Background: A computed fold for a 73-nucleotide RNA from a Pseudomonadota bacterium, annotated as transfer RNA. The organism belongs to Pseudomonadota, within Bacteria. Rfam family: tRNA. Rfam classes the family as a transfer RNA.
This record gives sequence, C1' cells and structure tokens, in this order.
RNA sequence: CGGGGCGUAGCGCAGCGGUCAGCGCGUGCGGCUUGGGACCGCAAGGUCGGUGGUUCGAAUCCACUCGCCCCGA
Repeated sequence: CGGGGCGUAGCGCAGCGGUCAGCGCGUGCGGCUUGGGACCGCAAGGUCGGUGGUUCGAAUCCACUCGCCCCGA
C1' cells in the first nucleotide's frame, strides 16, 4: 500500500429492509432454605463504533471514516 472479516446490554452472541432490538451468563429484588448453593418469578441495563446517503421505513443496503484481527505485497 491492496484485499477480506468483525464491531449490537457488564461479558459471550443472535437478529430477512417494517412487527417491541432479542437469547445465554452476569447484576438487582422477591420466593424457596436454619443459612448458602441450586431452582423459580420479576426487573434494570442498548442511542446497534462514528458521520453522511438511499428508502415511506435502515442494526440490516451504499459511501467515507475509527478500532481490532487475518491474508497478500
């Protein structure tokens, strides 16, 4: 310098252009227990890396850009 992949909740990940952005773990509260763990119930937590564009509508498509990783030179 060129090409590719990834970026979504504290962590690990899902998520056809439309339904409300979800799942597991974790966290908080409650139940259960003599107490704890396990188990059960409820809840909080997201401006989808950033900026712009296309569209009636974008996490999703396009452009640029930032970060990490891989390949090539």